[in-house]
RNA sequence: AGAGUUUGAUUCUGGCUCAGAAUGAACGCUGGCGGCGUGCUUAACACAUGCAAGUCGAACGAGAAAGUCCUUCGGGAUUAGUACAGUGGCGAACGGGUGAGUAAUGUGUGGGAAUUUUCCUUUUAGUGAAGAAUAUACUUGAGAAAUUGAGGGUAAUACUGCAUAAGCCUAUUUAUAGGGAAAGACGGCCUCUUGCUGUCGCUAAAAGAUAAGCCUGCAUACUAUUAGCUAGUUGGUGGGGUAAAGGCCUACCAAGGCUAUGAUGGUUAGCCGACCUGAGAGGGUGAUCGGCCACAUUGGGACUGAGACACGGCCCUGACUCCUACGGGAGGCAGCAGUGGGGAAUUUUGCGCAAUGGACGCAAGUCUGACGCAGCAACGCCGCGUGGAGGAUGAAGGUCUUAGGAUUGUAAACUUCUGUUAACUGGAAAGAAAUACUCAAAAAUAAUACGUUUGAGUGAUGACGUUACCGGUAAAGAAAGCCCCGGCUAACUUCGUGCCAGCAGCCGCGGUAAUACGAAGGGGGCAAGCGUUAUUCGGAAUGAUUGGGCGUAAAGAGCGUGUAGGCGGUUGAAUAAGUUUGAUGUUUAAUUCUCUGGCUUAACUAGAGGCAUGCAUUGAAUACUGUUCGGCUAGAGUGCGAUAGAGAAAAGUGGAAUUCUUGGAGUAGCGGUAAAAUGCGUAGAUCUCAAGAGGAACGCUAAUGGCGAAGGCAGCUUUUUGGAGCGCAACUGACGCUGAGACGCGAAGGCGUGGGGAGCAAACAGGAUUAGAUACCCUGGUAGUCCACGCAGUAAACGAUGAUCACUAGACGUUUGGAAGAAAUUCUAAGUGUCGCAGCUAACGCGAUAAGUGAUCCGCCUGAGUAGUACGGUCGCAAGAUUAAAACUUAAAGAAAUUGACGGGGGUCCGCACAAGCGGUGGAACAUGUGGUUUAAUUCGACACUACGCGAGAAACCUUACCUAGGCUUGACAUGCAUAUGACAGUUGUAGAAAUACAAUCUUCAGGGGGAAACCUUUGACGCAUGCACAGGUGCUGCAUGGCUGUCGUCAGCUCGUGUCGUGAGAUGUUAGGUUAAGUCCUUUAACGAGCGCAACUCUUGUCGUUAGUUGCCACCUACGUAAGUAGAGCACUCUAACGAGACUGCCUGGGAAACUAGGAGGAAGGAGGGAAUGACGUCAAGUCCUCAUGGCCUUUAUGCCUAGGGCUACACACGUGUUACAAUGGCUAAUACAGAGGGUUGCAAUAUCGUAAGAUGGAGCUAAUCUCAGAAAGUUAGUCUAAGUUCGGAUUGAGGUCUGCAACUUGACCUCAUGAAGUUGAAAUCGCUAGUAAUCGCGCAUCAGCACGGCGCGGUGAAUACGUUCUCGGACCUUGUACACACCGCCCGUCACACCAUGGGAGUUGUCUGUACCAGAAAACAUUUUAGCUAACUGUUAAAAGGGGCGAAUGUCGAAGGUAUGGGGGAUGACUGGGGUGAAGUCGUAACAAGGUAGCUGUAGGAGAACCUGCGGCUG
Repeated sequence: AGAGUUUGAUUCUGGCUCAGAAUGAACGCUGGCGGCGUGCUUAACACAUGCAAGUCGAACGAGAAAGUCCUUCGGGAUUAGUACAGUGGCGAACGGGUGAGUAAUGUGUGGGAAUUUUCCUUUUAGUGAAGAAUAUACUUGAGAAAUUGAGGGUAAUACUGCAUAAGCCUAUUUAUAGGGAAAGACGGCCUCUUGCUGUCGCUAAAAGAUAAGCCUGCAUACUAUUAGCUAGUUGGUGGGGUAAAGGCCUACCAAGGCUAUGAUGGUUAGCCGACCUGAGAGGGUGAUCGGCCACAUUGGGACUGAGACACGGCCCUGACUCCUACGGGAGGCAGCAGUGGGGAAUUUUGCGCAAUGGACGCAAGUCUGACGCAGCAACGCCGCGUGGAGGAUGAAGGUCUUAGGAUUGUAAACUUCUGUUAACUGGAAAGAAAUACUCAAAAAUAAUACGUUUGAGUGAUGACGUUACCGGUAAAGAAAGCCCCGGCUAACUUCGUGCCAGCAGCCGCGGUAAUACGAAGGGGGCAAGCGUUAUUCGGAAUGAUUGGGCGUAAAGAGCGUGUAGGCGGUUGAAUAAGUUUGAUGUUUAAUUCUCUGGCUUAACUAGAGGCAUGCAUUGAAUACUGUUCGGCUAGAGUGCGAUAGAGAAAAGUGGAAUUCUUGGAGUAGCGGUAAAAUGCGUAGAUCUCAAGAGGAACGCUAAUGGCGAAGGCAGCUUUUUGGAGCGCAACUGACGCUGAGACGCGAAGGCGUGGGGAGCAAACAGGAUUAGAUACCCUGGUAGUCCACGCAGUAAACGAUGAUCACUAGACGUUUGGAAGAAAUUCUAAGUGUCGCAGCUAACGCGAUAAGUGAUCCGCCUGAGUAGUACGGUCGCAAGAUUAAAACUUAAAGAAAUUGACGGGGGUCCGCACAAGCGGUGGAACAUGUGGUUUAAUUCGACACUACGCGAGAAACCUUACCUAGGCUUGACAUGCAUAUGACAGUUGUAGAAAUACAAUCUUCAGGGGGAAACCUUUGACGCAUGCACAGGUGCUGCAUGGCUGUCGUCAGCUCGUGUCGUGAGAUGUUAGGUUAAGUCCUUUAACGAGCGCAACUCUUGUCGUUAGUUGCCACCUACGUAAGUAGAGCACUCUAACGAGACUGCCUGGGAAACUAGGAGGAAGGAGGGAAUGACGUCAAGUCCUCAUGGCCUUUAUGCCUAGGGCUACACACGUGUUACAAUGGCUAAUACAGAGGGUUGCAAUAUCGUAAGAUGGAGCUAAUCUCAGAAAGUUAGUCUAAGUUCGGAUUGAGGUCUGCAACUUGACCUCAUGAAGUUGAAAUCGCUAGUAAUCGCGCAUCAGCACGGCGCGGUGAAUACGUUCUCGGACCUUGUACACACCGCCCGUCACACCAUGGGAGUUGUCUGUACCAGAAAACAUUUUAGCUAACUGUUAAAAGGGGCGAAUGUCGAAGGUAUGGGGGAUGACUGGGGUGAAGUCGUAACAAGGUAGCUGUAGGAGAACCUGCGGCUG
C1' cells in the first nucleotide's frame, strides 16, 4: 500500500466481498512446562449452608463452671475478676458488591458563596457542687416460638437540674442586657487525705486539615412520522424551614418563564480517566484498575448520629419463601465461597491475618471472605522445550511415472554429543522489622516519672512452602498439532465420485479425464496452539473538517417575492469580543510515550521525565474579522432624455373558413379506405348560387426573430398597467447578495356553480382488419375543449445545467439602442445563435449565455428492488398532492464510448436471386433412399439449406457389423518367455447342417560333439501342445482427439509490422471520389509498407507453324482386279504427340485527371476466349472412433473367434430423388447415313452354324491408333395407325426358357408367348438452366461370377429469353439505431395458476407503559386540642395536693400500595383481505428494445383479461 466482482472487451459511477489489528469471548480438533494477568457480558432470577463488624474491664455494676490442688470432708484455693450476658463509649455512613434506574437532582471540566465537619493537629479557657432512675442479675408470671408482663433492688464517662462564662449565641441604645458547658479513668511523687504532677479523656471557643452539602458557565445519544410546553408554573413581598442560598414550603401581589441554536414528548443509556482501531482527524467501547453517581426483594417513611433517609438497622406496604401447637411469627448473597435456573458461556462451600490497610483499645491484642496466598480454566500476554552434530547404497516402505526415473530425503537407520523442562534426591534465600521489653543519650520538665525522638541490645512472629534459586543421579529417554494448497493468497499431483455426494468469504466449482467435492502422497502457513463463529475499527475519500459530488451515472426545489440566518465595497479613529503571544493555576494516580533500574530474559514491575492538544485568571499586540463614531462613490438605487417588444388586464371590432337553417338551380349517387363496409341520399343528398344564424381560432407577414421570473404570450383598435436596455452623470451614500420557514404565481388534464356549444373529441356505438382486436383505419358521438367566478398545485414544469459577483484567445451571423463617418464601414452596450483556443470532463461534450478559474448563500444525493409505496401528519369537495420508512430479496443496477451482430432503418453493388423464357417436380405406375410400423433380427451412421439413387463404385452365400442355433477359450491374427514334443499338413473313410470330432495312411531339416553303426546329446530353424505375459472388440465417447470432408463461397475478403490518434477497449491503414469479376487499379489521404486470399503460373479446348510418320492417312504415281478393293510407293492433307507462335486494351476514335470505359479495325480467337483444377482468416462443439490413427472407459469360457440358416429385400402409411408415360413434333414396320471417348488375357471375342429370342456351339485375331466389344440413336426415305384409354402406355400376373454361380425359395438379370393396371399433362407449392447452354438422342466405363431406371464420362441434334433491379432469397461495403453479445431462433412486459417468505389493513381480543380526575388512605413527620389514661428527676411541700413538662390519645395536613372512570403510546395476536418478493422448462398474449412493425416517454382523465389503448397538453432521452 491494495485486491476480486457488472462487460464480448473498455473507461467511469457504484455497491458487495477479502487481506490487518483487537476481544471479559464461545465452539471444533489438539495439548509439555513456567511466569504475569483475567474469569456470569444472559435472569437487578430465586437462594440451602458457613463465614463477611466488631471492639473496649484503663467508663460501669455484677460475675460462673469444668478441670487441678489442698482439706479438719463443712469447705477452701486456683481456674478468675476469666468466660457468658448486660449498662455505657466508639465503630457499624468505611471497606466489599452491582449497573436496575437516571439524557440530567448525573458525569467531565472550570468557577462561586450562603454552610457543616466525629476522629486528627495547633491555640485559648475550663473541668464546681448536687439529684433521680434503670438494664443485666434475683423473685414471679404469659407464650409452641419469636418475644414479653409484674415485683422489689443496684452502678457509671448513662440521665437531669443548679453554679460559673474569657471567648461563643441573641437583641438593641456598642455598651449593656439576656442565654448556654463539662466526666471521669489509670499512673508517679508524697509533706498523709488532702495536695502536686503526668497521660488518656470531658466541656466551651478560635484556626487548620480532611470529608461532605449547595449554586453555576461550557460539553454530554437518537428521534420533528413528537411543535408547542408550563399555575408553584416565572418573579416580588412577608413568614416558615434547613447545617446552608433558594418556590425548598406557605399567604398575598404581578403575569410571567421555556422553545426551531429544537422546548415538551418518545426510545436507548450509568458518566469519566481510559481501552480498541486509525497516518491523523475521527469511529467504536465504558470488563479488570482508579474517580464520581445510583441502587441494595418492590414502593413509601422517618429515627439515631458528626455523617444515612442506612446492603449484613427500624416502621409500614406489595409479591415471594420458610416455621407454627393456626393463636402468631421469621427472612432478604447486586459481600466471599457455594446451589438451582437461564444461557454458546465464566472458577474452590480452600489457607492465613505472616505482609499492606481498616475498626476498637494506653497497650498486649481481638476482629477483618478488605487483603495476602493457594486451587480450577491455553481465556489472554510473555518465555522455554519437544534435541544438537555427523550420516548416501540417496536403504526399505509410500506416492507419482514418459517405466528411464523422480520425490518423501540427511529425513530415517547408524555413530557421537549435550542435559533446558519434566522425574527422583540433597541443599537453600528474600518477603520481618516495626510494635513489645532492657539499656543509653537528647530536647522538654522541678524531676533521675511519663511520653517523644535517636542509638545499642534481647527475645518472638511466614499463610504461601515439599517456595524461588543452586547442586547431584539416570536418561534422547516422557513432550506436535491445527488450518490451508482455483483466483484474491504462500502452497500440485494421483485415485474415487459424476449437477450426485458435497464445497463456498466474494467470484464461483461438481453433468466421466475436477490442482475447487472425498481420500492419499507431496507442499505452504502458524505453532502449544490452530481454525471457525460473533463483535468493533481499518481498508471505505462508501457521510468527504482534513477529504466527495449533483448536464447524461443517485442528486438543482416548476418559478418568483421575501423573514430569520449566513456573507458583504472603500477610508480614518476608538475599542480589544474573535485572533496571536507570554505568565500563573488546574488538568488525581495508574495507563500511552522516552530514559534508567528490578525479577536469568520477556510479559510484568519500580523511579524519573514528558504528555495531558482543555478550562480559568492575568499581561501584551492590533494586521484581519467584529462593535461604535465619522467620511467616500466604483456596488445598489433615484432623476432626466429618447427606444423596441405576441409582457399583463379590460372593453370594442374585422374578414376568410367549417357547420347549420331558408330559398333557387340540378340528378344519382355522395362519402370513405391499402381495399371495403357502416353512414348520408329519389322524403332529392354530394355539387352549385343567394341570404341568414352561431361558436371557435386568427392565414400571409413569421424568423435560426421579440417579450416575460417561470408557466407562457400572436387578427385589429382604444384605455389602464408591469418590466427591460441605451444615453447623460444631477441626487442618495453600502441602502447589497443569498435566502430555512412563510407568501404569491404556476401548461394540460380534472372538480364545483352558472352560461355557451361551430369544429374537434376521452367514454360509448357501429363498420372493417385479425387466430382474437376491449387497438391501430373508417362512420358517428357525449363529457371536455370556450366564457365568468372558485378549487386543485402537478408535467420530459428540460438547457434534464439554482441564484449573484469577478476574471479568462478568437471567428461568423442576428435583434434593439448609442457614437464616429459623405458612404462603405468601424467602435460600443444589452440580448439571442453557430463554430472554436486554453482549461475542464469517465467519455459524450461544455467552452465569456461554461460543464473553465475563484468567492458567497440556498436546495439536493449516498447500491438496486421493495417505493415515491405503507402507516402517521398537513392540505383538498373529490381525484389526489406533500412529507416519507421498514421487513424482506439481491451482486449487481447504472453512465459514456468500442467492436460485432441484428432492424418489417438508409445508401451503393453483385448472384439463374427475382423478372423474361425453356423444360421439369408436386397427380399415375414402377425403381431407389428415408421416416414410421412390424420383426427373433429387420446391423450401424447421416436430419433445414449443408440427411434422404448419401457412406454403398454392386447385401442370394461371402460381404455382415444384426438375429437364431451349434461350437472354441493364449484363441481366426502378432510377439516374447518357460516346459514338453517331432510332428502338422495332405489323402481316404465315418458322424454331423457345417464348424468340428474320430479312425486309417503318411511321417522333418541344418550345424556342433560322441559313437563302428543303430543311436545318444546340444544348439538353431519349422510345426504342434501346455502354462504365463497377452491377443481380440464395426463395444462407448466425433462434446477428449489427429487426419479427411461438407457449408458460407471461388464470396472478396482476413490480417500484420512500424508510425500516428485515443486514459482505454480500439481506431487509422482497409475510409473518401472513380473503376473492376475482384481490397482489380488510379487519385486523394497520418499514414508508409507487408503477408494470406484475387489475378497469374498448371491441365484441356479453339488457329497456325516446326519436328516425326506406324498400327494412322492415302492427293499424285505404279501393279492386280469387271468392280468394291488390295499391294507397292509416299507423308502433301486428316490425324497422332512433343515443341513453339498467338491476345497485350498492342492500334484507331470518343469520354476521363488517371485507372479505365464505349465503339471500331485487323484477327481463328477481344477485353478473364470457353472449360477444369486451385477454396484466405474463420463459422457451424457441422460430419466421421463403422476407412485409418488415437487418449480415456468397458469387455476377456465373451461385447472375442468359427459354422449353418435367417435378416439387412418385411408393408395400412408419409416424404425425397429418379425412370417410363399419358401420345400424331407421336407409335409401329421396312430401308438407310454420320460419332466421340473408353474397356479387353481369370479377358474382349470375329467369320461360321443352331435357336423366334435370351443365348448356345466353336474359336480366327488381339497384351491393342493393328484384333475385338461395336449394330450408335435421334436423323433421313417410304408405308401404316387417325384422336381412341387407342397399333398410346407398359405395370401386374400366368406359362415356358436362357445365363451366371456350390446354390437364384425367401431374393438375380434377361428372353419368348399370353395378360394389358394406373395414367388423357397434374392443386397449393416448388426445382434446373443464359450457348454448343437448356432440351433431346444414343454410346462407353467403374463396381462386378451375375445383377444399373443410380453414378462417372463421351459425343450427335440443338433452341428461347434477359425490359430491368421495385419485390423474394443469399452475399459484399459504407452509414444509422439498439435495452442484443448463446448476438432477433436475441432480449423482454404484465395478468392468471401453484408453493414459500416477510409485510400493510382488519370486526376485535390480550397483556404492558403512561396522563388526567376522583375515591380511599398504612407507617411516619408536622400542626392543633377546653386532652381518655399514665407519669422518677424541676417548682412546691412536714408529707402531700397541685403546677410545669413528657408519654399516649384525638382531629387535621401530607402521603405509598390499592380502587373507579376516561384518554394516550408502543407490543403480541386475529376470520378475512391488499399489494410485494422469490421460485422448475406452467397458461394467455407480445407492451418495450430496430421506424420493435401505431416512434417512445411523460402529467392527467376515461376505458380494458393482461401487458396496455385512447383523449388533451408537454419533452426528444
Small-subunit ribosomal RNA from a lake water metagenome, 1517 nucleotides, folded computationally. Its mean pLDDT, the model's own confidence on a scale to 100, is 84. It matches the Rfam family "Bacterial small subunit ribosomal RNA". Gene Ontology terms of the family: structural constituent of ribosome and ribosome. The RNAcentral record of the sequence draws on SILVA.